[in-house]
């Protein structure tokens, strides 16, 4: 980097450095000098993977607990939306992107 599978209206921020952008992507809408990005420290959320525990005789699968390790995440539904279908509002599906696990 590509492919496969799963998930997404839940949840979780303070400090330091920094000094103008950021929210992937038309458009919209929003965040931001009451301090953006990035980096660092500390804290937290979650439970995808590993390890652990409980249930069931064992194994597998499953459900639940816990949170040590590997990731991830901590404005707004993946912020809305961009394609298709139905439609009065609106709804459904997809695409794309994100994360995890696996394969090449």
């Nucleotide at each position: 980097a590509a492919c496969u599978u799963a998930u997404g209206a839940a949840g979780a921020a303070a400090g330091g450095u920094g000094g103008a952008g950021g929210g992937a992507c038309a458009g919209g809408c929003c965040c931001u000098u009451u301090g953006a990005a990035a980096c660092c420290u500390u804290g937290g959320c979650a439970a995808c993977c590993u390890a652990u525990c409980a249930c069931a005789a064992c194994a597998a699968a499953g459900u639940g607990a816990a949170a040590a390790g590997g990731u991830g995440c901590c404005a707004a539904a993946u912020c809305c939306g961009a394609u298709u279908c139905c439609g009065a509002a609106g709804g459904a599906a997809a695409a794309a992107g994100a994360u995890a696990a696996g394969u090449u």
The RNA shown here (SAM riboswitch aptamer (S box leader)) has 104 nucleotides and comes from a Bacteroidota bacterium. Rfam family: SAM riboswitch aptamer (S box leader). Gene Ontology term of the family: regulation of gene expression. It was read from a public genome assembly, where an Rfam model found it.